[in-house]
RNA sequence: CAGGAAAAUAGCAAACCUAUCGAAAGGUAGGGACGCAAAGCCACCGGCCUGUUGAUUAAAACUCUAUGGCAGCGGGGUUACCCAGA
Repeated sequence: CAGGAAAAUAGCAAACCUAUCGAAAGGUAGGGACGCAAAGCCACCGGCCUGUUGAUUAAAACUCUAUGGCAGCGGGGUUACCCAGA
């Protein structure tokens, strides 16, 4: 530098349950393992979720709306263990 067929050591932890924070999406902690070779980190681009607030309305509903989220949706950036190769 580009890669993950086989192996080993270590790691992470979906659904679900409990507690807790939050308007919600979702987060955190514990249990739990569907999976993961970056399922480490960063919302920069696309996408998705929510809908506080605001817009709309006579008022609501509907619709729109991110400054809130998802890194285990894809791309990008960045750091790194093991193995084999150049």

A computed fold for an 86-nucleotide RNA from a Gammaproteobacteria bacterium, annotated as c-di-GMP-I-GGC riboswitch aptamer. The source organism's lineage runs through Bacteria, Pseudomonadati, Pseudomonadota and Gammaproteobacteria. The coordinates come from a structure-prediction model, not an experiment, and the mean pLDDT is 84.